């Protein structure tokens, strides 16, 4: 160089085009001798970047950039 697969919360990872969530982990709080372990709370997102379709885009299409892969 052509092709693939992906990038979403601090970490792992979900979401049929139609309110972005879970599970860990951090905060706060109940529980108690005290920690842990349990319970319960509410918080944390420019869904890589940038444009196009759409009445509406994490989802569709174009360009790009990071990582894996596979071929030359």
């Nucleotide at each position: 160089g052509u092709c693939u697969c992906g990038g979403u919360a601090g970490c792992u990872c979900a979401a049929u085009g139609g309110u972005a969530g879970a599970g860990c982990g951090a905060g706060c709080g109940a529980c108690u001798g005290u920690u842990a372990a349990u319970c319960g709370c509410g918080a944390g997102g420019u869904u890589g970047u940038u444009g196009g379709u759409u009445c509406g885009a994490g989802u569709c299409c174009a360009a790009u950039u990071c990582g894996g892969g596979a071929c030359g």

Notes:
A computed fold for a 72-nucleotide RNA from a Chitinophagales bacterium, annotated as transfer RNA. It matches the Rfam family "tRNA". Rfam classes the family as a transfer RNA. The source organism's lineage runs through Bacteria, Pseudomonadati, Bacteroidota, Chitinophagia and Chitinophagales. The sequence is in RNAcentral, with records from ENA.